About this RNA
A computed fold for a 109-nucleotide RNA from Bhargavaea ginsengi, annotated as SAM riboswitch aptamer (S box leader). Its Rfam family is "SAM riboswitch aptamer (S box leader)". Rfam links the family to the GO term regulation of gene expression. The source organism's lineage runs through Bacteria, Bacillota, Caryophanales, Caryophanaceae and Bhargavaea.
RNA sequence: CUCUUAUUGAGAGCGGCGGAGGGAAGUGCCCGAUGAAGCCCGGCAACCGUCACGGAAACGUGAAAUGGUGCCAAAUCACUCAAAGCGCAAGCGCUUUGGCAGAUGAGAG
Repeated sequence: CUCUUAUUGAGAGCGGCGGAGGGAAGUGCCCGAUGAAGCCCGGCAACCGUCACGGAAACGUGAAAUGGUGCCAAAUCACUCAAAGCGCAAGCGCUUUGGCAGAUGAGAG
C1' cells in the first nucleotide's frame, strides 16, 4: 500500500511541558493566546490477547485490566453519490434507506 471482516449518536483532565495551529479531502461551519499541534502524566473503552462457564466446533455469556492496539470538542461536526416519502415556483430543505470516502481493531497478501 491492497484485500477481507467487525465497529463507527455511549465514554474519557479546570494536570505539566509546549508554543500556532487544528477538526482526513472539497465546501461549509466550528475549535484555538480564557492557549492549537506535539510530548508526558492522567483517564475512557474493552477490538486482540488473558481468565471463568457453556459448547464437538464455530461460537456465546461473563470477569479483570498487569499485556498489544485504540480513543479522550461538536454523530465519522454537517454535507459531498443514489433511491423513496413530504414540503416547495425553481433551486433547495426535512426524514428514511443504501452506497462512496475516512477512522479503529483483527486477519491475509
It was read from a public genome assembly, where an Rfam model found it. Its mean pLDDT, the model's own confidence on a scale to 100, is 87.